[in-house]
A computed fold for a 380-nucleotide RNA from Poriferisphaera corsica, annotated as Bacterial RNase P class A. The coordinates come from a structure-prediction model, not an experiment, and the mean pLDDT is 77. Rfam family: Bacterial RNase P class A. Rfam classes the family as a ribozyme. Rfam links the family to the GO terms dimeric ribonuclease P complex, tRNA processing and ribonuclease P activity. The RNAcentral record of the sequence draws on ENA and Rfam.
RNA sequence: GAUGCCUGCCGGGCGGCCGCGUGCAUGUUCGCAUGUACGAGGAAAGUCCGAGCUCGAUAGGACAUCGGUGGUGGGUAACACCCACCCGCAUGGUUGGCGACGAUCAUGCGAGGGAUAGCGCCACAGAAAUAAUACCGCCUUGCUUUGCAAGGUAAGGGUGAAAUGGUGCGGUAAGAGCGCACCGCUGAUCUGGUGACAGAUUAGGCAUGGCAAGCCCCACCGCGUGCAAGACCAAGCAGUCUCCAGUUGCUCCGCAACGCGCUCUGUCCGGGCGUAAUGGGGACGGGUAGGUUGCUUGAGCCUGCUGGCAACAGCAGGCCUAGAGAAAUGGUCGCCACCCUCAACGGGUACAGAACUCGGCUUACAAGCAGGCAUCACAA
Numbered sequence: 001g002a003u004g005c006c007u008g009c010c011g012g013g014c015g016g017c018c019g020c021g022u023g024c025a026u027g028u029u030c031g032c033a034u035g036u037a038c039g040a041g042g043a044a045a046g047u048c049c050g051a052g053c054u055c056g057a058u059a060g061g062a063c064a065u066c067g068g069u070g071g072u073g074g075g076u077a078a079c080a081c082c083c084a085c086c087c088g089c090a091u092g093g094u095u096g097g098c099g100a101c102g103a104u105c106a107u108g109c110g111a112g113g114g115a116u117a118g119c120g121c122c123a124c125a126g127a128a129a130u131a132a133u134a135c136c137g138c139c140u141u142g143c144u145u146u147g148c149a150a151g152g153u154a155a156g157g158g159u160g161a162a163a164u165g166g167u168g169c170g171g172u173a174a175g176a177g178c179g180c181a182c183c184g185c186u187g188a189u190c191u192g193g194u195g196a197c198a199g200a201u202u203a204g205g206c207a208u209g210g211c212a213a214g215c216c217c218c219a220c221c222g223c224g225u226g227c228a229a230g231a232c233c234a235a236g237c238a239g240u241c242u243c244c245a246g247u248u249g250c251u252c253c254g255c256a257a258c259g260c261g262c263u264c265u266g267u268c269c270g271g272g273c274g275u276a277a278u279g280g281g282g283a284c285g286g287g288u289a290g291g292u293u294g295c296u297u298g299a300g301c302c303u304g305c306u307g308g309c310a311a312c313a314g315c316a317g318g319c320c321u322a323g324a325g326a327a328a329u330g331g332u333c334g335c336c337a338c339c340c341u342c343a344a345c346g347g348g349u350a351c352a353g354a355a356c357u358c359g360g361c362u363u364a365c366a367a368g369c370a371g372g373c374a375u376c377a378c379a380a
Stems, first nucleotide, its partner, number of pairs: 001376009012336007020039008041351001045362002048360005053226001055224002060269004066222005071085005086112001087110010113217002118215002120211003135157002137153007165183006185204008230293004239284006246258005259275006300319008337349004
């Protein structure tokens, strides 16, 4: 420098004419007219999490044959989100060691509590898959000698995802933690750290693998419902059948308690409504689904300073940026920007559209800009 991949930002601009919606102002013949300000995103998508808000309700508490989360600490209204750190793994560079292994840097991944509470699984291959072995092999002895038998062995090879500690040296008939040193593992003590953890010293045994994205155990958290939630107004119809449980007390025609019915995810306690016919529950059938509101000033955005590694927090100042209601936010012309083309003419410019609102995650994306990784080429 080129190519490919990945990540992040941005994702058309200016002006004229005409058209649409909302707010405000003025005028009005009350039908509207004029002027002015604003009018679809980084994902508005998915509906996967968490909330604000609504109703049950004027509440809550406990539990589970329920659901969710899972390294530590911090942030936040909260979260399965974000930030930092710890541990493990992978790739690459540098480096120490005879070796097993270790140190450090960069990038990335982790569904990262427990396998000694219990149960379960590890197919096939293999001799053998848990406290489990001898297929090949090695060594010793014997014999009817090119093989056979007996004994020893688990270092070498094979099978497998995995063979049960590993490396080096010694030792042995051959071997083996058999012995020593080291790596690793387990325990204890000390030091550092808020902590997960890390380091040092020391003792020990040389053994007891994996799977919990198997059931499970542990710890923590958790009402449900949803704007088509709900509130108000107007209009309209057609009702039929069925069930109901009262008792006691009192300051006595009313109130209270108990009981009963409905209701608050499941259960219990507890709460709300009703308890007599002008009431309440259930089944079947019919009518309406019109209007107003909820509905946009927000855990809001921008700038600066301070604190913090950071996420973010505090303070000060500034700004107001859709509220449609079957669904408005557009069309057209000119100029510019970017891309294709040597240039010009000409052509092209992605994913895609608010519906109560917000914080995240996931997915889609032309062109441009910035960064990282890999490969190739050139130069030093």